[in-house]
RNA sequence: AUUAACGCUGUUGGAGAGUGGUGCUGGCUGAUGCCGGUGCCCACCGAAGGGGCAAACCUCGGGCCGAAGCUCGCGGGCGAAUCUCUCAGGUACCAGGACAACAGGGUUCCC
Repeated sequence: AUUAACGCUGUUGGAGAGUGGUGCUGGCUGAUGCCGGUGCCCACCGAAGGGGCAAACCUCGGGCCGAAGCUCGCGGGCGAAUCUCUCAGGUACCAGGACAACAGGGUUCCC
């Protein structure tokens, strides 16, 4: 310096589900009301985060059979997601948002 992996920053794109009920409360308004915050309740969503696990692999015990190996077991370990759970978060706009593209740094590896 380049490639790959990981991660950071910026830009762009980015789904789903209630503008629910009720108590308290802040602001605006002459007032009716309107816009927020929050506790509880009901109904929902899955793409912040988080939990769960299949095969493979490793291992334990029994058997075949002495080895390699095979087989049995609600055995144990390890083990992924856009799957699943719905703890958290979310259900008008805003914000957030897995993930993707582009750009710029960083770390590791090699010389």
A computed fold for a 111-nucleotide RNA from a Planctomycetota bacterium, annotated as Glycine riboswitch aptamer. Model confidence (mean pLDDT): 80 of 100. Taxonomically the source falls in Planctomycetota (Bacteria, Pseudomonadati). It matches the Rfam family "Glycine riboswitch aptamer". Rfam's curators write: This family represents the bacterial glycine riboswitch.